Predicted 3D model of an 85-nucleotide RNA (c-di-GMP-I riboswitch aptamer). The sequence was found by an Rfam model in a public genome assembly. The coordinates come from a structure-prediction model, not an experiment, and the mean pLDDT is 88.
[in-house]
RNA sequence: CAACGACAAUGGCAAAGCAGCCGAAAGGCUGUGACGCAAAGCUACAGGGCCUAACCCCGAAUGGGUAUGGCAGCCAGUUACCGAA
Numbered sequence: 001c002a003a004c005g006a007c008a009a010u011g012g013c014a015a016a017g018c019a020g021c022c023g024a025a026a027g028g029c030u031g032u033g034a035c036g037c038a039a040a041g042c043u044a045c046a047g048g049g050c051c052u053a054a055c056c057c058c059g060a061a062u063g064g065g066u067a068u069g070g071c072a073g074c075c076a077g078u079u080a081c082c083g084a085a
Base pairs, nucleotide, nucleotide: 004083005082012037013036017032018031019030020029021028022027035073041078042077043076047075048074049071050070051069056065057064058063
C1' cells in the first nucleotide's frame, strides 16, 4: 500500500413499531425504540436498480404513461477508525 475482519480496544449508527410535524404520494425530520450494521460515513440528471405520480399527456371513464419528487439499510462509486488470524 492492497486485501481481510476477531465474542479484541476506543467509539459510532439505528430497522420495524409508536407519537408529533412536513409532503399529492413515495418518502423525510424530531423523539422514543434496537432489527441489525466494519463503512448502516458521504454521493441520487450527468453508473445500474427500485418506489411514487402532484403537474402534464392519452382516454368517454375505471384507468394508463411520465420525475421535475424520492430511496445510499439494493448493487455501485468514494473517503475513513482499529489490527488478532